[in-house]
Description: Predicted 3D model of a 355-nucleotide RNA (Bacterial RNase P class A) from a Lysobacterales bacterium. Its mean pLDDT, the model's own confidence on a scale to 100, is 76. Rfam family: Bacterial RNase P class A. Rfam classes the family as a ribozyme. The RNAcentral record of the sequence draws on ENA.
RNA sequence: GGAGUCGGCCAGACAGUCGCGUCAUCCGCGAGGAUGCCGAGGAAAGUCCGGGCUCCACGGGGCAGGGUGCCAGGUAACGCCUGGGCGGCGCGAGCCGACGGAAAGUGCAACAGAGAGCAGACCGCCGAUGGCCCCGCGAGGGGAUCAGGCAAGGGUGAAACGGUGCGGCAAGAGCGCACCGCGAGUCCGGCAACGGACCGGCACGGCAAACCCCACCCGGAGCAAGACCGAAUAGGGGAACGAUGGCUCCCGCCCCGAGCCGUUCCCGGGUUGGUCGCUUGAGGCCGCGCGGUGACGCGCAGUCCAGAUGAAUGACUGUCCACGACAGAACCCGGCUUAUCGGCCGGCUCCGCAC
Numbered sequence: 001g002g003a004g005u006c007g008g009c010c011a012g013a014c015a016g017u018c019g020c021g022u023c024a025u026c027c028g029c030g031a032g033g034a035u036g037c038c039g040a041g042g043a044a045a046g047u048c049c050g051g052g053c054u055c056c057a058c059g060g061g062g063c064a065g066g067g068u069g070c071c072a073g074g075u076a077a078c079g080c081c082u083g084g085g086c087g088g089c090g091c092g093a094g095c096c097g098a099c100g101g102a103a104a105g106u107g108c109a110a111c112a113g114a115g116a117g118c119a120g121a122c123c124g125c126c127g128a129u130g131g132c133c134c135c136g137c138g139a140g141g142g143g144a145u146c147a148g149g150c151a152a153g154g155g156u157g158a159a160a161c162g163g164u165g166c167g168g169c170a171a172g173a174g175c176g177c178a179c180c181g182c183g184a185g186u187c188c189g190g191c192a193a194c195g196g197a198c199c200g201g202c203a204c205g206g207c208a209a210a211c212c213c214c215a216c217c218c219g220g221a222g223c224a225a226g227a228c229c230g231a232a233u234a235g236g237g238g239a240a241c242g243a244u245g246g247c248u249c250c251c252g253c254c255c256c257g258a259g260c261c262g263u264u265c266c267c268g269g270g271u272u273g274g275u276c277g278c279u280u281g282a283g284g285c286c287g288c289g290c291g292g293u294g295a296c297g298c299g300c301a302g303u304c305c306a307g308a309u310g311a312a313u314g315a316c317u318g319u320c321c322a323c324g325a326c327a328g329a330a331c332c333c334g335g336c337u338u339a340u341c342g343g344c345c346g347g348c349u350c351c352g353c354a355c
Base pairs, nucleotide, nucleotide: 001351002350003349004348005347006346007345008344009343010342012320013319014318015317016316017315018314020039021038023036024035025034026033027032041326045337046336048335049334050333051332052331053222054221055220056219065218066217067216068215069214070084071083072082073081074080085099086097087096088095089094100213101212105211106210107207108206122154123153124150125149126148129147130146132143133142134141135140162180163179164178165177166176167175181202182200183199185198186197187196188195189194226276227275228274229273236267237266238265239264240263241262245261246260247259248258249257283305284303285302287300288299289298290297291296321324
């Protein structure tokens, strides 16, 4: 100097004028006015996880259903985060991971192929052994491949019953050996996932993002939750009054009885009316100390840092620059994911050059 990787930060700056919202104080009978503080984000977004809070439900356990899924830790909790293990990618810093169990059982594998699970011989190799043919007096030699042996090579397939090499053999084969792989073995290290050494033999193929098994977790609904105050209308309940009127009930008629229909008063109900919930909270930010590899925890000090509800957080002017992206709170918080002009800082890696 170039290329890369990880982490953190900023999100046009400054000044002026006008305006908007909550709160506090003051003024005003009131409507309102004045002053002061504060006033969107790193994602306020998607609403995908987890929790707080609220109401409803609720004796315990199990079944069903759903979720999570290497190990250990962090946390209020998580599907998040940290550290570690294993696997894959990268020269490396580093990145990625549906990463429990296939030796509980059931099941699946199209097409191709001889054969697809305790399989198989199409091409091929061999034909040692028994038989056949030829040569030879004989010992024996040669040939074809009938019986038969083999699975090395070819071929099919996503996958072919361990891989590579050497030996061995008629040809072959874990048949023997070495290395790799594998293992319900032993010892050692580690809390564990797992790793190492030795030993063993070649059995025990793949798929659980098929059913399933194992371990752990899970009641439902959501701030239009929910609480309070509440005119009017309709409906509901109670009491009193009323011509003893009408209707219904009992086969018919009569009597009795019951219910409904009227008026007044009271209770009550709770409507997108109002108030609360609403922002002080497992808080955030800033500074320091201690513990921890780290996520994080503990302690001290400072600071209250939007709370609207037709819903504020804006507009204009000037100067400057690198010419400004994605995007707007609506109960709150922890995450994840997605969107995003441009820029700054730091750790580390690789390459080139110079000393």